[in-house]
Context: one part of a larger RNA
RNA sequence: GCCGGCGAGUUACUCGUACGUGGCAAGGUUAAGGAGAGAUCCGUAGCCGUAGCGAAAGCGAGUCUUAAUAGGGCGUUUCAGUCGCGUGCGGUAGACCCGAAGCCGGGUGAUCUAUCCAUGGGCAGGUUGAAGCGAGGGUAAGACCUCGUGGAGGACCGAACCCACCAGGGUUGAAAACCUGGGGGAUGACCUGUGGAUAGGGGUGAAAGGCCAAUCAAACCCGGUGAUAGCUGGUUCUCCCCGAAAUGCAUUUAGGUGCAGCGUCACGCGUUCAGUAUCGGUGGUAGAGCACUGGAUGGGCUAGGGGGCCAACAAGCUUACCGAACUCAGCCAAACUCCGAAUGCCGGUACUCCAGAGCGUGGCAGUGAGACUGCGGGGGAUAAGCUCCGUAGUCGAGAGGGAAACAGCCCAGAUCGCCAGCUAAGGUCCCUAAAUCUUUGCUAAGUGGAAAAGGAUGUGAAGUCGCACAGACAGCCAGGAGGUUGGCUUAGAAGCAGCCACCCUUGAAAGAGUGCGUAACAGCUCACUGGUCGAGUGAUUUUGCGCCGAUAAUGUAGCGGGGCUAAGCAAAGUACCGAAGCUGCGGCAUUGCUCACUUCGGUGAGUGAUGGGUAGGGGAGCGUUGUAACAACUGCGAAGCUGUUCCGUGAGGAGUGGUGGAGUGGUUACAAGUGCGAAUGCCGGC
Numbered sequence: 001g002c003c004g005g006c007g008a009g010u011u012a013c014u015c016g017u018a019c020g021u022g023g024c025a026a027g028g029u030u031a032a033g034g035a036g037a038g039a040u041c042c043g044u045a046g047c048c049g050u051a052g053c054g055a056a057a058g059c060g061a062g063u064c065u066u067a068a069u070a071g072g073g074c075g076u077u078u079c080a081g082u083c084g085c086g087u088g089c090g091g092u093a094g095a096c097c098c099g100a101a102g103c104c105g106g107g108u109g110a111u112c113u114a115u116c117c118a119u120g121g122g123c124a125g126g127u128u129g130a131a132g133c134g135a136g137g138g139u140a141a142g143a144c145c146u147c148g149u150g151g152a153g154g155a156c157c158g159a160a161c162c163c164a165c166c167a168g169g170g171u172u173g174a175a176a177a178c179c180u181g182g183g184g185g186a187u188g189a190c191c192u193g194u195g196g197a198u199a200g201g202g203g204u205g206a207a208a209g210g211c212c213a214a215u216c217a218a219a220c221c222c223g224g225u226g227a228u229a230g231c232u233g234g235u236u237c238u239c240c241c242c243g244a245a246a247u248g249c250a251u252u253u254a255g256g257u258g259c260a261g262c263g264u265c266a267c268g269c270g271u272u273c274a275g276u277a278u279c280g281g282u283g284g285u286a287g288a289g290c291a292c293u294g295g296a297u298g299g300g301c302u303a304g305g306g307g308g309c310c311a312a313c314a315a316g317c318u319u320a321c322c323g324a325a326c327u328c329a330g331c332c333a334a335a336c337u338c339c340g341a342a343u344g345c346c347g348g349u350a351c352u353c354c355a356g357a358g359c360g361u362g363g364c365a366g367u368g369a370g371a372c373u374g375c376g377g378g379g380g381a382u383a384a385g386c387u388c389c390g391u392a393g394u395c396g397a398g399a400g401g402g403a404a405a406c407a408g409c410c411c412a413g414a415u416c417g418c419c420a421g422c423u424a425a426g427g428u429c430c431c432u433a434a435a436u437c438u439u440u441g442c443u444a445a446g447u448g449g450a451a452a453a454g455g456a457u458g459u460g461a462a463g464u465c466g467c468a469c470a471g472a473c474a475g476c477c478a479g480g481a482g483g484u485u486g487g488c489u490u491a492g493a494a495g496c497a498g499c500c501a502c503c504c505u506u507g508a509a510a511g512a513g514u515g516c517g518u519a520a521c522a523g524c525u526c527a528c529u530g531g532u533c534g535a536g537u538g539a540u541u542u543u544g545c546g547c548c549g550a551u552a553a554u555g556u557a558g559c560g561g562g563g564c565u566a567a568g569c570a571a572a573g574u575a576c577c578g579a580a581g582c583u584g585c586g587g588c589a590u591u592g593c594u595c596a597c598u599u600c601g602g603u604g605a606g607u608g609a610u611g612g613g614u615a616g617g618g619g620a621g622c623g624u625u626g627u628a629a630c631a632a633c634u635g636c637g638a639a640g641c642u643g644u645u646c647c648g649u650g651a652g653g654a655g656u657g658g659u660g661g662a663g664u665g666g667u668u669a670c671a672a673g674u675g676c677g678a679a680u681g682c683c684g685g686c
Base pairs, nucleotide, nucleotide: 001686002685003684004683005682006681011093012092013091015090016089017088018087019086020085021084022083023082024081027048028047029046033042034041035040052059053058062074063073064072065071096234097233099231103224104223105222106221107220108219114198115197116196117195118194119193120192121191122190123188125157126156127155128153132149133148134147135146136145137144161185162184163183165182166181167180168179169178200216202212203211204210237621238620239619240618241617242616247260248259249258250257251256261367262366263364264363265362266361267360268359269358272357274352275351276350277349278348279347280346281345282344287339288337289336293333294332295331297329298328299327300326304322305321306319307318308317309316370395371394372393373392374391375390376389377388378387379386400411401410402409415587416586417585418584420583421582422581426577427576428575429562430561431560435574437573438572439571440570441569442568448564454548455547458545459544460543461542462541463540464539465538466537467536475532476531477530478529479528481505482504483503486500487499488498511526515524516523588611589610590609591608592607593606594605595604596603597602622675624672625671626670627669628668629667630666632664633663640659641658642657643656644655645654646653647652
């Protein structure tokens, strides 16, 4: 891991409550106990109901409050209860099952290990050479020196022995701590045998919270014990109907819970609901505005202030300074409003609709982690697949088609069957079902098939303003002059560093000069003019589609691919494809209405609607084991096992062949150790 078996809402209570059902009924009913084979009978203590109010005494259709015959509160005047049985839920119990770490009590442990006590044992070999002592020297005597002797030491080297510092191996090991090679101690605070002592909030500890039998921040065993677990996991047959929530308030509360909201079921009311139309009302948002409150730009005017002149003081004059208020013009605002919608909300009336609309009472819940998308906002950075509200949708609990793939986007809500039809979104060259469809334009960028500020004689469309056969625009030929080198400035300034002025003349035209250039001149050029040429040529605005801007990590890789110049984009049109949508045909179920029948439980026909579904509510069933009753089967072969053919919407049921060799099923009712795939489930097998 698989297979098989086992494996989780049970039981008790004269408990509570609701519903179903039955008995009796203004009453209902017994408990303990007794009698009896039993059914049942006796037993009336007690309990519930028939009256309430008050804290109570108490009073009583009233009562309490109160001084009150006042007012007010709760009652009366309408509604039947009670005792069984069954079911739902609750309470008390382990209370659906498994699961802690732990707490307490009583015991068992020092054969491991820590320390201690008693008594034994062990330490190859080699080295060093303390004290003391002897001899000699030395001294007044010493001290002292030398040589020898001696054999001290938590001394030295190094086996046994003890340890465990490093590396490698081992890591489902040979081993639940080892192996190999190096390493440390090795006469000592050494190692070790045997016997003994200390025990769990206790011991022992050269101290690491170490060790106390592979267990230690409180051992192990048994018990309290099924501790508790707002936590995690698991919770077993079928079909039918309906179908949520992830919100508000509160919470030592935030992943829990209470009440409300939303679901379901029963009973009651019976269109009250909703939509649309219309009428009436409500409001201060969007927008807008500046009348208020504030912000804020420019001009005018101006109190006041600053500067200047004048001035002993006072006063006065002035100012390209600042500037309240006032005024003109133009703006801004969630906490501004002289204004002010659309939606919304409330009510009246009418119409549509009759549905799993609405409202009330009661039983039973679940939910109280939500997610994304569009729109209106707050927070953030007008960031986030961010966060917090409002509003609508979808997912959640929703399958199907589209978006290549893709809970939350687009279309559309799956009762079942069909080798039938029509459509939606989206598509129709091939992959790939359907147009290589029709018409008119645009795009040349593979734009389409990612992106900004910004940039550009890309190109289409629509305008506006110029010039133009009296010859424009572009090109070419020619002119582009004189006063004059204008004045100033300057070393110089001559059209062309800079400042000022910008005239006059000749002319077809020519600036006191557009640019290049020179030290300054010179030189080239332009404006402007003539000629040549012979038809359009400039500027600008709006707009369609394109271009550049454009840089990333495995491999083209920013159309799903091939590929496409349409098979791209815009507009118009006609076909077709395309879903579990709609339709057709057939079947089933639920439910409203009508009719018929009825054993009053329902059944049948017609007709309309409905049948996605998690948590969850409700309804109807299948099967297993046993009990009772009834009628049955079975050695002419029961159960079980196995193959096969059928039946039922399903859980399931029946027939038959084989095997098997002794019991078994049917109907009705009752009672449950009643259904397994999951619990790192338990036991067994492989």

Notes: Model confidence (mean pLDDT): 86 of 100. This is a predicted structure of a 686-nucleotide part of an RNA (large-subunit ribosomal RNA, domain II) from an Actinomycetota bacterium. The RNAcentral record of the full RNA draws on ENA.